[in-house]
């Protein structure tokens, strides 16, 4: 130095080949209890690593950088 991977909510990971972003854990609040726990309900929370490009449109495609892991040298 080169070649790959992955990066989406605090945390774990989905969203599948373009149609607009969600679970599960956890926090918040109500219920329920003498009071907790647990169960039930409801509620926040994401510029989808960054920055550009293509499209009518982009988490998904392209281009370059950051970062994370592996390999080559």
């Nucleotide at each position: 130095g080169c070649c790959g991977u992955c990066g989406u909510a605090g945390c774990u990971c989905a969203a599948c080949c373009g149609g607009g972003a969600g679970a599960g854990c956890g926090c918040c609040g109500a219920u329920c209890u003498g009071a907790a726990a647990u169960g039930u309900c409801g509620g926040a929370g994401g510029u989808c690593g960054c920055u550009g490009g293509u499209u009518c449109g982009a988490c998904a495609c392209c281009a370059g950088c950051c970062g994370u892991c592996g390999g080559c040298a």
Transfer RNA from Mycobacterium talmoniae, 73 nucleotides, folded computationally. The source organism's lineage runs through Bacteria, Bacillati, Actinomycetota, Mycobacteriales and Mycobacterium. Its Rfam family is "tRNA". The family's RNA type in Rfam is transfer RNA. Model confidence (mean pLDDT): 83 of 100.